This is a predicted structure of a 74-nucleotide RNA (transfer RNA) from an uncultured Bacteroidia bacterium.
It was read from a public genome assembly.
[in-house]
RNA sequence: GGGCUCAUAGCUCAGUUGGUUAGAGCACCUGACUCAUAAUCAGGGGGUCGGAGGAUCAUGCCCUUCUGGGCCCA
Numbered sequence: 001g002g003g004c005u006c007a008u009a010g011c012u013c014a015g016u017u018g019g020u021u022a023g024a025g026c027a028c029c030u031g032a033c034u035c036a037u038a039a040u041c042a043g044g045g046g047g048u049c050g051g052a053g054g055a056u057c058a059u060g061c062c063c064u065u066c067u068g069g070g071c072c073c074a
Base pairs, nucleotide, nucleotide: 001073002072003071004070005069006068007067010026011025012024013023019057028044029043030042031041032040050066051065052064053063054062
C1' cells in the first nucleotide's frame, strides 16, 4: 500500500426478506426466603445500535466515508 471482517446494555452476544416495541444470558438494584450469607423465586433500572453524510414513506439492517479492533497478501 491492497483486500476481508467486526463495532447493538457494564460484559458476552442475538436481531430473519428494511416494516411500526430494540432483545437474551450474566452482572447491578429492590423485595421474598434465611439467625446471616450464598443459592432460589418475584419485580425493576440501564441503549438513540462506533462517528458523519446519503438513498428510502420507513433502516440496527442498504450505499459512501472516517475512527477503532482482528486476519490475510505485499